[in-house]
Overview: The RNA shown here (transfer RNA) has 74 nucleotides and comes from Spirochaetes bacterium ADurb.Bin269.

């Protein structure tokens, strides 16, 4: 170089498998403390990798591209 599979959602690790996009870390503010830390409360933060399609309705299903990972082949 081909080819087959995986995989892609928050700032990080992951959930969510057709019907309002989450948790947990972190991150801001506030209680608490002489002060950090620890604990408690409240907020912010997202083009669900991209581009089309199918659907009444896509993160989710199809197709096609991008990155990246394991295998095969050369």
């Nucleotide at each position: 170089u081909g080819g087959a599979c995986g995989u892609u959602u928050a700032a990080c690790u992951c959930a969510g498998c057709g019907g309002u996009a989450g948790a947990g870390u972190g991150c801001u503010a506030c209680c608490u403390u002489c002060a950090c830390a620890c604990g408690g409360u409240a907020g912010a933060a997202g083009u669900c990798a991209c581009u089309g399609g199918u659907u009444c309705a896509a993160a989710c299903c199809c197709a096609g591209u991008a990155a990246c990972g394991u295998c095969c082949a050369a």
Rfam family: tRNA. Gene Ontology term of the family: triplet codon-amino acid adaptor activity. Taxonomically the source falls in Spirochaetota (Bacteria, Pseudomonadati).